[in-house]
Molecule: Bacterial RNase P class A
Organism: Candidatus Limimorpha sp.
RNA sequence: AAAGGCGAUUGUCGCGGGCGGAUGCAAAUCCGCGUGAGGAAAGUCGGGACAGCACAGAGCACCAUACUUCCUAACGGGAAGGCAUCGGAGACGAUGACAGAUAGUGCCGCAGAAAAUUACCGCCGUAAUGGUAAGGGUGAAAACGUGAGGUAAGAGCUCACGCAGUCUCAUGGUGACAUGGGACCGGGGUAAACCUUAUGGGCUGCAAGACCAAAUAUACCGAUGCUGGUCGUUCGACCAAAAGGGCUGCUCGUCCGAGUCGGGAGGGUAGGUCGCUUAAAGCAGACGGUGACGUCUGAAUUAGAGAAAUGACAAUCACUCAGAAAUGAGUACAGAAUCCCGCUUAUGCCUUUAUUU
Numbered sequence: 001a002a003a004g005g006c007g008a009u010u011g012u013c014g015c016g017g018g019c020g021g022a023u024g025c026a027a028a029u030c031c032g033c034g035u036g037a038g039g040a041a042a043g044u045c046g047g048g049a050c051a052g053c054a055c056a057g058a059g060c061a062c063c064a065u066a067c068u069u070c071c072u073a074a075c076g077g078g079a080a081g082g083c084a085u086c087g088g089a090g091a092c093g094a095u096g097a098c099a100g101a102u103a104g105u106g107c108c109g110c111a112g113a114a115a116a117u118u119a120c121c122g123c124c125g126u127a128a129u130g131g132u133a134a135g136g137g138u139g140a141a142a143a144c145g146u147g148a149g150g151u152a153a154g155a156g157c158u159c160a161c162g163c164a165g166u167c168u169c170a171u172g173g174u175g176a177c178a179u180g181g182g183a184c185c186g187g188g189g190u191a192a193a194c195c196u197u198a199u200g201g202g203c204u205g206c207a208a209g210a211c212c213a214a215a216u217a218u219a220c221c222g223a224u225g226c227u228g229g230u231c232g233u234u235c236g237a238c239c240a241a242a243a244g245g246g247c248u249g250c251u252c253g254u255c256c257g258a259g260u261c262g263g264g265a266g267g268g269u270a271g272g273u274c275g276c277u278u279a280a281a282g283c284a285g286a287c288g289g290u291g292a293c294g295u296c297u298g299a300a301u302u303a304g305a306g307a308a309a310u311g312a313c314a315a316u317c318a319c320u321c322a323g324a325a326a327u328g329a330g331u332a333c334a335g336a337a338u339c340c341c342g343c344u345u346a347u348g349c350c351u352u353u354a355u356u357u
Base pairs, nucleotide, nucleotide: 001353002352003351004350005349006348007317008316009315010314011313012312013311015036016035018033019032020031021030022029023028038333042344043343045342046341047340048339049338050205051204052203053202062201063200064199065198066197067081068080069079070078071077082098083096084095085094086093087092099196100195104194105193106190107189108188120136121135122132123131124130144162145161146160147159148158149157163187165184166183167182168181169180170179171178172177209274210273211272212271220263221262222261223260224259227240228239229238230237231236232235244256245255246254247253283298284297285296286295287294288293318331319330320329321328322327
């Protein structure tokens, strides 16, 4: 550094599903058998499967991503590489906010005259408020570095060499890129500022969603009832009667009284069933590939609850530590909720392998 493992057996009591049996009209109860957490089940961060909704096509806005090639169902993940910076004596390792500052706009604390059409000291010149970035000083950074020419003094102003940058050619590489040559050249930084370029992006999540469906209420159907009188501003008031109903086991009594009784679709609540675990999965072997991974073959598959069970105790063994021994102490992080692939985070100890000193 990589890979792997995290207790075993027995007994007692208990919990959730499943199957079988007994009792029971049923509900349910009892008995037996078998089964019941992880490498992260965690964070819910990225991606997908699946499901519902939305959706002619195009553009803008918004968000995300940003070296290359490959892997993958997909990814902002992974593999192998390139480049830059850093660490190590070494084996090697770590990090990258790795597109663009020569598209445009903006910004650059303190110090300093000036942070980009700059002049404080100095230098040169002058009628002047001019020229000058070579020297001083400030700063992380002051208009590329060294030398020569040039000049009033200077300056890539010119030249030589060199370092950047842009374009281009050759060679090697799938490519990022590397090495070498040529031409151009407008040479401070900042895109973790706006922005530009390229690519990608519908929304919501299994409490998705599908099916069955009490009670209550209702449309509708059937049966039965809706009478008489007075007054007035013609639909109200008052009086009497009334099927029926409440109080009650029944009768009487009393109250209400235009409805009452029976059936009852559809939608849908409670509730139930499905979705639900056989999966782009994992394991073993062979083959291909530097690798991620792929192909083929084989065997096996019993958590699927639904607000949530998977637990406790005892004994023996195992491992670690202490001890001469007896023995004692300890055995991490942690807990499924539709499923899968990743990433991140938590985590004590043990085993194996490889490499360096």